[in-house]
Model confidence (mean pLDDT): 76 of 100. The RNA shown here (Bacterial RNase P class A) has 376 nucleotides and comes from a Dehalococcoidia bacterium. The model forms 95% of the base pairs in the Rfam consensus. The organism belongs to Dehalococcoidia, within Bacteria. Rfam family: Bacterial RNase P class A. Rfam classes the family as a ribozyme. Gene Ontology terms of the family: tRNA processing, ribonuclease P activity and dimeric ribonuclease P complex. The sequence is in RNAcentral, with records from ENA. A source record names the gene rnpB.

RNA sequence: CAAGCGGGCCGGGUGACCGCUCCGACGAAGAGUUGGGGAGGAAAGUCCGGGCUCCACCGGGCAGGGUGCUGGGUAACGCCCAGGCGGGGUGACCCGACGGAAAGUGGCACAGAAACAUACCGCCCGCAUCCCGAUGGGCACCUACCCAUCGGGAUGCGGGUAAGGGUGAAAUCGGGAGGUAAGGGCUCCCGGCUGACCGUGGCAACACGGCGGCGGCCAAACCCCACCCGGAGCAAGGCCAAAUAGGGGGACUAAGGGUGCCCGGCCCAUCCCCGGGUAGGCCGCUGGAGGCGGUGGGUAACCACCGUCCUAGAGAGAUGGUCGCCGUCCCGAGCCCCUCGGGAUACAGAACCCGGCUUACAGGCCCGCUUAGCUG
Repeated sequence: CAAGCGGGCCGGGUGACCGCUCCGACGAAGAGUUGGGGAGGAAAGUCCGGGCUCCACCGGGCAGGGUGCUGGGUAACGCCCAGGCGGGGUGACCCGACGGAAAGUGGCACAGAAACAUACCGCCCGCAUCCCGAUGGGCACCUACCCAUCGGGAUGCGGGUAAGGGUGAAAUCGGGAGGUAAGGGCUCCCGGCUGACCGUGGCAACACGGCGGCGGCCAAACCCCACCCGGAGCAAGGCCAAAUAGGGGGACUAAGGGUGCCCGGCCCAUCCCCGGGUAGGCCGCUGGAGGCGGUGGGUAACCACCGUCCUAGAGAGAUGGUCGCCGUCCCGAGCCCCUCGGGAUACAGAACCCGGCUUACAGGCCCGCUUAGCUG
């Protein structure tokens, strides 16, 4: 220098004018004036976890759901840190639903003989039949024929064999030697895998060594094991509280209507009181597992203490727009480090709060590290 790896950070500045919202002051006023505050690293997706609120609840279990190597952190987590194991990369480093297949059930496409107890080809043994050859005999000699023995071959049947061929993601652990009728962990050596056994180290996962054993794979199939989980969500929830209608209680008074010949009584109307709901208003509402700095503990995540700071709170939902100048980047031209012209300046926008994860993002900055690289 190049190509990379990991981590952290910024993500426009400024001026003028016109607006929006909240708070304080003045004000009778929610008119107006004036001063001050006003989005993010993700405010997003709403995927996990918690606080808070209401409902339910003696405790436990079943069902259902979730998580799943080990140890730690935390309010909690499916998050984070450290470690183990497996995989990838030359490396910095990255990725992993990573408990159990020796409880049971089930599955293993295509191909292949066979995917769970399987022999297609091949190899070996035995028996039967047939053929060929050699030797001997029937036969003293030759031929033919017959018989016996031995050797070889073909076919069929029975059995052995997982070494070889071929199929597959996977075929009875891989390679070599011995052994065997042929073979086979059948035996041995080296290697691999595995165990609920032993020793050493480690809190543990696990590692190393010894001893024993070698036919699979799938639990993101049912299942088993361990641990966790009550439900709904700020439109939660609480307070104040009209008008009209309706409900409950009271008053029948000199007094309205109905019933009735009349009085009383009853009903309606009228008046008063009460409580519930609605409109509307207020609270919940932002100062909190909070930010920054320091010291101490811890490998770290994180924790403790001290100091310091206060930083949006609407309720149809504010945080915006226009113009100028300056940044940053890209392109083109003149070309001497400079000048001129044009273009771009992202993703996105709080609504109870917080911890995470994931996803989006123009352009740029800083730190540490790596290289089978190049150059001096």